[in-house]
Context: one part of a larger RNA
RNA sequence: GAACGAACGCUGGCGGCGUGGAUAAGACAUGCAAGUCGAACGGGAUUUCAUUUGUAGCUAUACAAGUGAAAUUCAGUGGCGCAAGGGUGCGUAACACGUGGGCAAUCUGCCGAAAAGUGGGGGAUAGCUCGCCGAAAGGCGAAUUAAUACCGCAUGUGGUUAGAGAAGACAUCUUCUUGAAACUAAAGCCGGGGUAACCUGGCGCUUUUUGAUGGGCCCGCGGCCUAUCAGCUUGUUGGUGAGGUAACGGCUCACCAAGGCUAUGACGGGUAGCUGGUCUGAGAGGACGACCAGCCACACUGGAACUGAGACACGGUCCAGACACCUACGGGUGGCAGCAGUCGAGAAUUUUUCUCAAUGGGGGGAACCCUGAAGGAGCGACGCCGCGUGGAGGAUGAAGGUUUUCGGAUUGUAAACUCCUGUCAUCCGGGAGCAAUGCUGCGCGUUUAACUGACGCGUAGUUGAUAGUACCGGAAGAGGAAGAGACGGCUAACUCUGUGCCAGCAGCCGCGGUAAUACAGAGGUCUCAAGCGUUGUUC
Repeated sequence: GAACGAACGCUGGCGGCGUGGAUAAGACAUGCAAGUCGAACGGGAUUUCAUUUGUAGCUAUACAAGUGAAAUUCAGUGGCGCAAGGGUGCGUAACACGUGGGCAAUCUGCCGAAAAGUGGGGGAUAGCUCGCCGAAAGGCGAAUUAAUACCGCAUGUGGUUAGAGAAGACAUCUUCUUGAAACUAAAGCCGGGGUAACCUGGCGCUUUUUGAUGGGCCCGCGGCCUAUCAGCUUGUUGGUGAGGUAACGGCUCACCAAGGCUAUGACGGGUAGCUGGUCUGAGAGGACGACCAGCCACACUGGAACUGAGACACGGUCCAGACACCUACGGGUGGCAGCAGUCGAGAAUUUUUCUCAAUGGGGGGAACCCUGAAGGAGCGACGCCGCGUGGAGGAUGAAGGUUUUCGGAUUGUAAACUCCUGUCAUCCGGGAGCAAUGCUGCGCGUUUAACUGACGCGUAGUUGAUAGUACCGGAAGAGGAAGAGACGGCUAACUCUGUGCCAGCAGCCGCGGUAAUACAGAGGUCUCAAGCGUUGUUC
C1' cells in the first nucleotide's frame, strides 16, 4: 500500500447493488417449511336438483320418508412424491476431492423411441358399526365391504437358466444363428357411438430392447505439518472353492501358502471438508476456501435394518443412551446444522414480514392445490458504487476570534448582502415493464366413419406479492443534510497559552527537568470525507 463475512470509538443526508451467527454440530417456547390425486376404491357428513309415497291443505305449498343425479368436504384403502429442494462443516489425510482413463464387472422410477400383450377367476382387509381396556398416547375382539390393494390359473412376442454351431478376441469373454426343456406378466379408469352385443378415442397397466438422465465400482497422477512417531500388518498378502451383491473384489467364510507395506517416510500423532476460485504480488510465489457454483459428509449421541428405481432416509421405523416435557405414577412424547424467533456463550452477525404474480419443483387429464425453494419487502454505513449538503457576484477586506515587533497580519470572498438554480429529501398529480409460448370461452383447420380427445391457427376475456414502487410532470423554498483524524522526522500540515522528567504522548526514532511546532487547550493549517480513525488478520 492492498484486502476483510470484521469488531470498537466519534460522527452520520439519500439511493442502487451486494452482504450479515466466523464463537456453543450448545439448548430450544411458538408458528410455518411435503403434499397431492374423487378421471384407482368403498364409506360418512352437508348442500342443490329431479322424482315417488304419506300427512296437512280447495289450490299454491309445507313437513316426513324413500330413490336417483350432481357438487363440496372428512377420515380411510390405493397411487405417485416424501432419496429432490433447503441447512450445516461434526467427522474425514480418504479414491473424500480435482483431473484423466476404465467397467468385456454394473443399476437406473418418471421421460423419448421400438416390438408384443392387457384373457379368466379367488380370498381378504382398512374404513363404517358394535363391544372392551386405558388418564392419555393408543390398543384388543366381533360382524361386514371395495379397488389400478393382494393371490392363484391361462397365454409367452420376449426375457432368465442350461445346450449346439459360426464369427471376433491374447484371454476372462462378446455378437449372431438355431431347435427343444424348465421358469416367468398384466388393471383398470374417463369419454363418444349404439336398444344391446359390441365398436372406438384418450390416459393407464405388463414383458422386452434401446436412448437419455442420474448413480455404483476400479485405476494413474495431484494437493497439510510432524522422525522429539521407525518399524507396521493375521483377513493381514496371495491362491482354490463357496456364499453374498445390481456389479468386481478378503466384501464374507472354509482350506492352503507366508506373504504384503516402509527413509520416494509405512505405522503413529496433530490439524483440516475438497475444488472452481478469493486476497495479495511485476511475476514466481504466499495466505485463504465467507457469499455464488460442483462434489463429499452429517441430521440430539451410538447402532441397525425395513420400504423403495433410488436411503441404511434432517421434518420415516426399531434398539440403546443423555437431555427435556406430559402423567391419574401404570405409562407416554420430543429432536430448528429448514425459515423466522428465544436463551446461552461471545468483541460480534437481521424480521416470530408479504406472495405463489414470475422462475423452478411435487401431485393431478385439467381446473387447481402445496412449496419459509424462489421472488420481494424490513433491519445493520457491513462493503462497493453513485449523488447531495448549493452556484455566481460580493472589500469598509465588517464584527468577533487568534496573533502581534501594536504598524499590522490572519480567519477571508469566508460571512452579511444581491441575483440565480432546484439534484436529493418534502408535498401534489399521472403512472409502468416483469404477462403470455399461461389460463378460460368461441370459431376454423388436420387427425377420425363420427364424437371425444390431441395438435395448430385466429379471436375475445382474464391473472402482479413487490406497489401506487420505478419513472414522468408540477409546487415551495437555500430552505432539511459534515464530520473524523493528523500537524517533531518518516509524512502533507505552526503558532499562542497552560504544565514543568509532573501530568501525559508514543507505530519506530523518541518528546516532557520554565521560552515543548512531540503533553493539554485554543486559533490556524493539512488529508480524507458520509465517513474518519483504532484494533485484529493475510499478502
A computed fold for a 539-nucleotide part of an RNA from an uncultured bacterium, annotated as small-subunit ribosomal RNA, 5' domain. Its mean pLDDT, the model's own confidence on a scale to 100, is 82.